Bacterial RNase P class A from Solimicrobium silvestre, 360 nucleotides, folded computationally. Rfam family: Bacterial RNase P class A. By type it is a ribozyme. Its Rfam clan is "RNaseP clan". The sequence is in RNAcentral, with records from Rfam. Of the family's consensus pairs, 92% are formed in the model.
RNA sequence: GAAGCAAGCCAGACAGUCGCUGGUUUUGUUGCUUUUGUUCGCAAAAGCAACGAGACGGGAGGAAGGUCCGGACUCCAUAGAGCAGGGUGACGGUUAACGGCCGUCCGCUGAAAGCCGUAAGGUAUAAGGUGAGGAAUAGGGCCACAGAGACGAGCGUAUUAAGUUACGGUGAAACGCGGUAACCUCCACUCGGAGCAAUUUCAAAUAGGCACGCUUUGAUGCGGCUCGCGGAGCGUGCGGGUAGAAAGCUUGAGCCUUGGAGUAAUUCAAGGCCUAGAGGAAUGACUGUCAUAACACAAGGUGGUUAGCAAUAACUGCGGCGUGUCGUAACAGAAUCCGGCCUAUCGGCUUGCUUCACUU
Numbered sequence: 001g002a003a004g005c006a007a008g009c010c011a012g013a014c015a016g017u018c019g020c021u022g023g024u025u026u027u028g029u030u031g032c033u034u035u036u037g038u039u040c041g042c043a044a045a046a047g048c049a050a051c052g053a054g055a056c057g058g059g060a061g062g063a064a065g066g067u068c069c070g071g072a073c074u075c076c077a078u079a080g081a082g083c084a085g086g087g088u089g090a091c092g093g094u095u096a097a098c099g100g101c102c103g104u105c106c107g108c109u110g111a112a113a114g115c116c117g118u119a120a121g122g123u124a125u126a127a128g129g130u131g132a133g134g135a136a137u138a139g140g141g142c143c144a145c146a147g148a149g150a151c152g153a154g155c156g157u158a159u160u161a162a163g164u165u166a167c168g169g170u171g172a173a174a175c176g177c178g179g180u181a182a183c184c185u186c187c188a189c190u191c192g193g194a195g196c197a198a199u200u201u202c203a204a205a206u207a208g209g210c211a212c213g214c215u216u217u218g219a220u221g222c223g224g225c226u227c228g229c230g231g232a233g234c235g236u237g238c239g240g241g242u243a244g245a246a247a248g249c250u251u252g253a254g255c256c257u258u259g260g261a262g263u264a265a266u267u268c269a270a271g272g273c274c275u276a277g278a279g280g281a282a283u284g285a286c287u288g289u290c291a292u293a294a295c296a297c298a299a300g301g302u303g304g305u306u307a308g309c310a311a312u313a314a315c316u317g318c319g320g321c322g323u324g325u326c327g328u329a330a331c332a333g334a335a336u337c338c339g340g341c342c343u344a345u346c347g348g349c350u351u352g353c354u355u356c357a358c359u360u
Base pairs, nucleotide, nucleotide: 001356002355003354004353005352006351007350008349009348010347012290013289014288015287016286017285018284020059021058023056024055025054026053027052028051029050030049031048032047033046034045035044036043037042061331065342066341068340069339070338071337072336073195074194075193076192085191086190087189088188089187090104091103092102093101094100105133106131107130108129109128114123115122116121134186135185139184140183141180142179143178151176155168156167157166158165199247200246201245202244209238210237211236212235213234214233221229222228254273255272256271257270258269259268260267261266294325295324296323297322301318302317303316304315305314306313307312
């Protein structure tokens, strides 16, 4: 320098103004409780709650997504055994667990170069990638196109005492001890159900339920009383459920740094850190300056082609100091939490591996 890969990280920056959400703290008003004082009217102090104001600091992701797999947690179910049904499947390891991940074996794939070839093209391996990778001699099913015939033996030709022996274009497989389990099946292992709208606590109004009381000897109602009107319920208490409020809720298989074990996945130790917790659902909007991207111009550089004896000239490719325009620019939005997988994604940065060629 050419070619092919792998891993990790970032996901606009700064400033100003105005907001949203929840936390801490200070304070104002109102209400409640307790204590103290009291001239019995209240007053003061403390605590709690609601509403408001001020200050301080916190506030989306690498996938928060799909809800595919595995767990934590909660409730329900659950003697034991069997059947049915689902899942997994080389060997070993890792983990809370897994169908994930790591290592090894095997299969497939995998570039430039080299080799073959006039050419089109063919051919190899490295790093890497990838595999639903148990069993086809338990049994059933199926085998496109081509081919006379495709699974079980038949058919054609030759041959023989004899379906006795040999051959048969096509096709992945043909006259057989064929292939296929990502078709059923068999074997081994394994598997309760529902999910934070889980579950728990407090608890209005209205309606209904139960108990007691009042009531046609007229209750209750018609704003306080009497008269009058009216005519079958009314009052109190209890319990269940709903609205609403609260817990679950974010300190956790947590994150960072260093060191040890291990090829690795992973794990151990020490030190440090606290990093959204909303609940119809906040995490934002605007302005300015400037990165990045896109487009245009472009100093200087460098390669190639043509012309030429040469100097050089013309055309063109790469790339670009810098300038201008544009004006923020990917996928996307937490909802109980965690480990994975899959899918989407503008761009940028860093590191590493392998093969080949050239130079020193």